[in-house]
RNA sequence: AGUGUAAAAGGCAAACUUGGCGAAAGUCGGGGACGCAAAGCUACGGACCUAAGCAGUGAAGACUGUAUGGCCGCCGAGCUGCCAUUC
Numbered sequence: 001a002g003u004g005u006a007a008a009a010g011g012c013a014a015a016c017u018u019g020g021c022g023a024a025a026g027u028c029g030g031g032g033a034c035g036c037a038a039a040g041c042u043a044c045g046g047a048c049c050u051a052a053g054c055a056g057u058g059a060a061g062a063c064u065g066u067a068u069g070g071c072c073g074c075c076g077a078g079c080u081g082c083c084a085u086u087c
Base pairs, nucleotide, nucleotide: 001086002085003084004083011036012035016031017030018029019028020027021026034073040079041078042077044076045075046074048070049069053066054065055064056063057062
């Protein structure tokens, strides 16, 4: 520097469930494992989710738009790293 078939030291933890936070999306802790070789970190680009606030419409209920809110277990990018193996 390349690779991830198998093994090993180990790691993470989807759905579901339970308690907290949040307007929601979601997130944090416990239980739980579908999977993961970066399912480690950073919202930097795109996608996607939500719409409190704001704007528009409306008599009103409400509807529509919007991220400054999320998501890295969607795809890229950047940074870092375990084991095995090859050069």
Notes
A computed fold for an 87-nucleotide RNA from Pseudobacillus wudalianchiensis, annotated as c-di-GMP-I-GGC riboswitch aptamer. The source organism's lineage runs through Bacteria, Bacillati, Caryophanales, Bacillaceae and Pseudobacillus. It matches the Rfam family "c-di-GMP-I-GGC riboswitch aptamer". Rfam links the family to the GO term cyclic-di-GMP binding.